[in-house]
Context: one part of a larger RNA
RNA sequence: UGACGGGGGCCCGCACAAGCGGUGGAGUAUGUGGCUUAAUUCGAUGCAACGCGAAGAACCUUACCUGGCCUUGACAUGCAAGUGGUAGAACCAUGAAAGUGGGACGACCCCGCAAGGGGAGCUUGCACAGGUGCUGCAUGGCUGUCGUCAGCUCGUGUCGUGAGAUGUUGGGUUAAGUCCCGCAACGAGCGCAACCCUUGUGUCCUGUUGCCACUCCCUCGAGAGAGGGAAGCACUCUGGACAGACUGCCUCGCUUAAACGAGGAGGAAGGUGGGGAUGACGUCAAGUCAGUAUGGCCCUUACGGCCAGGGCUGCACACGUACUACAAUGCGCGGCACAAAGGGAAGCUAGGCCGUCAGGCGGAGCAAAUCCCAAAAAACCGCGCCCAGUUCAGAUUGCCGUCUGCAACUCGACGGCAUGAAGCCGGAAUCGCUAGUAAUGGCGCAUCAGCUACGGCGCCGUGAAUACGUUCCCAGGCCUUGUACA
Repeated sequence: UGACGGGGGCCCGCACAAGCGGUGGAGUAUGUGGCUUAAUUCGAUGCAACGCGAAGAACCUUACCUGGCCUUGACAUGCAAGUGGUAGAACCAUGAAAGUGGGACGACCCCGCAAGGGGAGCUUGCACAGGUGCUGCAUGGCUGUCGUCAGCUCGUGUCGUGAGAUGUUGGGUUAAGUCCCGCAACGAGCGCAACCCUUGUGUCCUGUUGCCACUCCCUCGAGAGAGGGAAGCACUCUGGACAGACUGCCUCGCUUAAACGAGGAGGAAGGUGGGGAUGACGUCAAGUCAGUAUGGCCCUUACGGCCAGGGCUGCACACGUACUACAAUGCGCGGCACAAAGGGAAGCUAGGCCGUCAGGCGGAGCAAAUCCCAAAAAACCGCGCCCAGUUCAGAUUGCCGUCUGCAACUCGACGGCAUGAAGCCGGAAUCGCUAGUAAUGGCGCAUCAGCUACGGCGCCGUGAAUACGUUCCCAGGCCUUGUACA
């Protein structure tokens, strides 16, 4: 100087407390451990591994296993020789395929009138290729984490023999090393904040596919009004530009100051307005050699390459994360409104016909700011059920089907009929959340032929309760103290 302490002081955080909803019990999905296996490929392992790499394992992927094959190789560059009716190739044999053997036919470029020559290509040989083999404790790059915590340092000066200290400590204050005052310090840098995106208000511009207040026309109607069109951009909306918020103004309290507390005016918004992006010096020899790159080591007729089938999906168990429930604030049936954000050409597909349904046939429209399509938003509202293992719950199983795909046996999703298991709100323990949040309801997208998505990432609808407070648990910051630790 640090680190540590079941030392002290001060201060923060959904850390506790106050609340709301869960997990832990059930069934299933998914990941992991374990066991099993020819193989169940590999990595990730307290927080910070475990719906993680994987935003798509039937084949492929695929790295694993079994078997069949290839050896300059699936791929790159170079050298030498040969060939250059050569490369390729329908087809035949064999085979599970890959491969192996044969093979009608049969190109291309340059020079040349032609004959021909050269090349590409192919074959052979040699250099080499190749390796998801090892080492993340040899590395780059990227990432997690403490932590969006408020810290981490430097120059000069000063003090100290020196390691170092000072500044950065102190008194206040802040979300903040934020600012003020004081001070042997005076300044500065990386962080904080601001600048960026988005959302909330207004003004101007913008005008089709959007809008319909005013005006005009047409249709229906007794009328009120409804529908369509024109004109037009008022409103909504799209996207641009600007304005706006700064404790700027006022009162009170407190004050040297900075600020803080309570309230007010104006305002769409008030004290960082809400959300995002943004992650200092460093820590964990943290993670990743399997994304790629890369040193070293290792394999080279195999630890490389191709193919078929299997495996990654195994199942006595154990754990994590989710979904669905156990019901009446519910379930079933019926009726009927109101979204946002995204997607669509090997695509989205309306109306129509067929099918109980999944879906099939067929085919308008749409390369989409708003036009065409998926598209129905669902929670909302009426009627039935009458507290029961039930009209709750839906696992499991049987049969029949639909779709994708070369192919659904291992191992896909979906539909119909039947079957109807556990489950009556969950022990010890434990998690999330402070407002348009939790909870709850649906909708979309990426990956993708299809899909094991209940996952992930977004979007909107409905929409709470509670916070006295900082004694305690956990994590962190500053000062101080002790130390046999570095």

This is a predicted structure of a 486-nucleotide part of an RNA (small-subunit ribosomal RNA, 3' major domain) from an uncultured bacterium.
The prediction has a mean pLDDT of 82.